[in-house]
């Protein structure tokens, strides 16, 4: 020296639950609703809203090397209070930068010189 990773900058893309006990409120007595609290993760929060649908922000994660996330799916097998909680499903279908900048550290290649 060159390239690449991390790292940053831009632009963009996602999700954003569940409820055993526990306290107030409703209640057609089935159940709902709030608060805190509790589960599992990187993330489940904040405002607005008929409190629904959705925007909008903020944190996280992801960006073609793409399981970030959606569809399948009111799927299927196990767990638990209960849930995508954990596998399957999945060498299935989709899914968003052909951007920069940076060499301190990391990894490769190539040249010198010892």
């Nucleotide at each position: 020296g060159c390239g690449a990773c991390a790292u940053c900058c831009u632009c963009g893309g996602g999700g954003u639950g569940g409820c055993c006990a526990g306290a107030c409120g409703g209640u057609u007595c089935g159940c709902c609703g709030u608060c805190a609290g509790c589960c599992u993760g990187a993330g489940a929060c904040g405002c607005a809203g008929c409190c629904a649908a959705u925007g909008c922000g903020g944190a996280c994660c992801c960006g073609u090397u793409g399981a970030a996330c959606c569809u399948g799916a009111u799927c299927c097998g196990g767990u638990u209070a209960a849930u995508g909680c954990c596998g399957g499903c999945g060498u299935a279908g989709g899914g968003a930068u052909u951007g920069g900048a940076c060499u301190a550290u990391u990894c490769g290649c190539a040249c010198a010189a010892c």
TPP riboswitch aptamer (THI element) from Gilvimarinus agarilyticus, 114 nucleotides, folded computationally. The sequence was found by an Rfam model in a public genome assembly. Of the family's consensus pairs, 91% are formed in the model.